Molecule: TPP riboswitch aptamer (THI element)
RNA sequence: AGAAACCUGGGGUGCUGCUGAACAGCGGCUGAGAUUAUACCCAUAUAACCUGCUACGGAUAAUGCCGUCGAAGGGAAUAGGUAAAAUAACAAG
Numbered sequence: 001a002g003a004a005a006c007c008u009g010g011g012g013u014g015c016u017g018c019u020g021a022a023c024a025g026c027g028g029c030u031g032a033g034a035u036u037a038u039a040c041c042c043a044u045a046u047a048a049c050c051u052g053c054u055a056c057g058g059a060u061a062a063u064g065c066c067g068u069c070g071a072a073g074g075g076a077a078u079a080g081g082u083a084a085a086a087u088a089a090c091a092a093g
Stems, first nucleotide, its partner, number of pairs: 001087001005082003008043004014029006049074003055068004
């Protein structure tokens, strides 16, 4: 000098069945996550997430379910701090 990890920062939370006047309760679907959250994902990026998108094609009970668009346009500090494995360099004995 130096990886993981942590601090720190960013982000999403949809569709649907039953009961119910509503709040709400109990389930189903996809998913890392659909409010178990002190969780999960992401931090320089061809994608964490947002926009275009009330888009287009396919599927589904239905959906931001799948694909396209998409190497698109944006997006958190390519930051800083802690830490210090492997390894490397230098110095001394």